Large-subunit ribosomal RNA, domain I from an Actinomycetota bacterium, 591 nucleotides, folded computationally. Its Rfam family is "Bacterial large subunit ribosomal RNA". The organism belongs to Actinomycetota, within Bacteria. Its mean pLDDT, the model's own confidence on a scale to 100, is 83.
Context: one part of a larger RNA
RNA sequence: AGUCAACGGUGGAUGCCUUGGCGUCUACAGCCGAAGAAAGACGUGGGCGACUGCGAAAAGUCGCGGGGAGCUGUCUACCAAGCUUUGAUCCGCGAAUGUCUGAAUGGGAAAACCUUGCACCAGUCAUGUGGUGCAACUCCAGUCUGAAUACAUAGGGCUGAGAGAGGGAACCGGGUGAAUUGAAACAUCUCAGUAACCCGAGGAGAGGAAAACAAAAGUGACUCCCUGAGUAGCGGCGAGCGAAACGGGAAGAGCCUAAACCGUGUUGGUGUUAAAGCACUGGGCGUUGCCAACGCGGGGUUGUGGGAUUUAGGAGUAGGAACCAGCAACCUACACAGAGUUACAAAUUCGAUACGUAGCAGAAUUACCUGGAAAGGUAAACCAAAGGGGGUAACAGUCCCGUACGCGAAACGUUGAGAACUCUGCUUAAACUCCCGAGUAACGCCGGAUCCGGGAAAGCCGGCGUGAAUCUGUCAGGACCAUCUGAUAAGGCUAAGUACUCGUAGACGACCGAUAGUGAACUAGUACCGUGAGGGAAAGGUGAAAAGUACCCCGGGAGGGGAGUGAAAUAGAUCCUGAAACCGUUGAUUU
Numbered sequence: 001a002g003u004c005a006a007c008g009g010u011g012g013a014u015g016c017c018u019u020g021g022c023g024u025c026u027a028c029a030g031c032c033g034a035a036g037a038a039a040g041a042c043g044u045g046g047g048c049g050a051c052u053g054c055g056a057a058a059a060g061u062c063g064c065g066g067g068g069a070g071c072u073g074u075c076u077a078c079c080a081a082g083c084u085u086u087g088a089u090c091c092g093c094g095a096a097u098g099u100c101u102g103a104a105u106g107g108g109a110a111a112a113c114c115u116u117g118c119a120c121c122a123g124u125c126a127u128g129u130g131g132u133g134c135a136a137c138u139c140c141a142g143u144c145u146g147a148a149u150a151c152a153u154a155g156g157g158c159u160g161a162g163a164g165a166g167g168g169a170a171c172c173g174g175g176u177g178a179a180u181u182g183a184a185a186c187a188u189c190u191c192a193g194u195a196a197c198c199c200g201a202g203g204a205g206a207g208g209a210a211a212a213c214a215a216a217a218g219u220g221a222c223u224c225c226c227u228g229a230g231u232a233g234c235g236g237c238g239a240g241c242g243a244a245a246c247g248g249g250a251a252g253a254g255c256c257u258a259a260a261c262c263g264u265g266u267u268g269g270u271g272u273u274a275a276a277g278c279a280c281u282g283g284g285c286g287u288u289g290c291c292a293a294c295g296c297g298g299g300g301u302u303g304u305g306g307g308a309u310u311u312a313g314g315a316g317u318a319g320g321a322a323c324c325a326g327c328a329a330c331c332u333a334c335a336c337a338g339a340g341u342u343a344c345a346a347a348u349u350c351g352a353u354a355c356g357u358a359g360c361a362g363a364a365u366u367a368c369c370u371g372g373a374a375a376g377g378u379a380a381a382c383c384a385a386a387g388g389g390g391g392u393a394a395c396a397g398u399c400c401c402g403u404a405c406g407c408g409a410a411a412c413g414u415u416g417a418g419a420a421c422u423c424u425g426c427u428u429a430a431a432c433u434c435c436c437g438a439g440u441a442a443c444g445c446c447g448g449a450u451c452c453g454g455g456a457a458a459g460c461c462g463g464c465g466u467g468a469a470u471c472u473g474u475c476a477g478g479a480c481c482a483u484c485u486g487a488u489a490a491g492g493c494u495a496a497g498u499a500c501u502c503g504u505a506g507a508c509g510a511c512c513g514a515u516a517g518u519g520a521a522c523u524a525g526u527a528c529c530g531u532g533a534g535g536g537a538a539a540g541g542u543g544a545a546a547a548g549u550a551c552c553c554c555g556g557g558a559g560g561g562g563a564g565u566g567a568a569a570u571a572g573a574u575c576c577u578g579a580a581a582c583c584g585u586u587g588a589u590u591u
Base pairs, nucleotide, nucleotide: 001590002589003588004587005586006585007584008583009582015576016541017540020512021511022509023508024507025506026505027504028503029501030500031167032166039101040100041099042055043054044053046079047078049075050074051073061095062094063093064092065091066090070083071082072081106115107114108113116135117134118133119132120131121130122129137164138163139162140160141159142158143157144156145155171202172200173199174198175197176196182189186236212219213218223250224249225248226247233241234240254493255492256491257437261298262297263296264295265294266293267292268291269290270289277285278284280326281325282324283323303471305436306435307434308433309431310430311429312428313427314426316334317333318332319331320330336425337424338423339422340421348420349419350418354414355413356412357411359407360406365380366379367378368377369376381398382397383387389401390400391399442466443465444464445463446462447461448460452478473488474487475486476485477484528535529534548575551562552561553560554559
């Protein structure tokens, strides 16, 4: 030095475990914010570094309810000082306080800092100083003023718990919009209207009450699911892309305007012999009038076309009537009928019921044996609307917490039966006339999206140009024409069924078990890296219980030897198990 064996060191694999994750489902909840959010900074404890909580009233204050014996959060012991059956700590609901930054909003600024004015208060001999409140911008409403320019308008002032601003995981609508890739290359095409960016909305969003589908029969807003169907189609007819109606379900809800016509206001124009007007008749008045624009109130809202106007007719009661008298329309009240708070008009109050946010109650077992320990074994019992689960010194229906069944709220929230309350109410027929959404529809040229790549290419959306009609009208039914059928564009609102899950609660898993599962089971978006955007770890396990080794010995200590605890100490603190690499000790053997 090699080899073998035994025993160690180092190391932390493996096994077992789980406080943490992952996934799915169900129910709930679903917006927050100038009444200052989300997110933070800095503080805050008797001794206090971090986390958690809280905010100069600072691990807390007040009220109400629950609960019932200990308590002063965690790492985390200890000391000190206290609280508590006159009910503490703790749990729930409500209220108060809530520094500074942040949309950040008096001004400024390199976020958590600097600083101004006014009013009031405190303080100082006085100044400095301290405290409270107000002071950003834009829009809106009301009101007061008010140029060029007479009325007016622009502009200005004041008032207003009137609005906006910023944030939000995914979901939703819209705008802009790739490439890798596939086509076995590649250009049309595909990936894909995806990713990404931007804007907007909300608990959902979008869509929505037919200028729709259909087909000789009919349906009757929209949305979502199943089916139709990988069909009809599109396609260098390649790769690929890919409907719709019918049918079956979920849900179910319909409305308001524009215009004609009537009344009225403002502004402008026009007008003074008179006419028109004041419903009609008689009287009387007469810058009252008429036209235009813009408002307001009534009216009106449809496709078996509807409405307005006029005329004629029918229909409860009472009253009023505007220059005067009479008298219709009309108006008001009552009666009757109907409706209602998410659209259809809108506000307030009360409120049954049920649920949520703390909780309450809750059956039934003992003995012996083994063992450190009984829940194991043996024997004999019991409960069960409860034999889900967790804990307890090994495996417990009957030991503990629970579980099934059942019960519960002063306060706040959700629900909202119902009541008050509020709102609405004519109808028939005929006829001339009037109205029925305009730079719109349509057409031409050029694009886009639809299954549809320009095609026979309709319909939808957009840019430019040309540019209609009003019901004997207009559009559609996949070029176009006729017939027939369907609908009524160019204004608007609308719950439910649908999508999602930052979040709350519960349940489950042929999901993981510390190199796995979240990046994070531990001080984790921490330490650390980077100017920055950003990147981003490692790190779990004594024991049933600290019973965490009193005392003695060696040593400066570290550490060790005895003794003691414990079932076990080669379970003694990076302490369960303790593989391998690697390093040794002892013995054997070979050279």